[in-house]
RNA sequence: GCCGGUGUGUUGGAAUUGGCAGACGAGACGGAUUCAAAAUCCGUUGUCCGCGAGGGCGUGUGGGUUCGAGUCCCACCACCGGCA
Numbered sequence: 001g002c003c004g005g006u007g008u009g010u011u012g013g014a015a016u017u018g019g020c021a022g023a024c025g026a027g028a029c030g031g032a033u034u035c036a037a038a039a040u041c042c043g044u045u046g047u048c049c050g051c052g053a054g055g056g057c058g059u060g061u062g063g064g065u066u067c068g069a070g071u072c073c074c075a076c077c078a079c080c081g082g083c084a
Base pairs, nucleotide, nucleotide: 001083002082003081004080005079006078007077010026011025012024019067027045028044029043030042031041032040046057047056048055049054060076061075062074063073064072
């Protein structure tokens, strides 16, 4: 230099016909249980606005297509693999 793959919460990883983003785990926090703890069980866990009901934004970065994009298209960035 050329080709291919990957990029989503704190983390592993789902969401492939373009139609509720974060299922299911790990971790963290709160609670139950216990004399106390471990184990186990229950709840919560992106961010902003709102007293609340709710609403906005958020998938590596920046654009585009579309009523609608994590998903399709273009450029770039990072990492991994192959070829030279």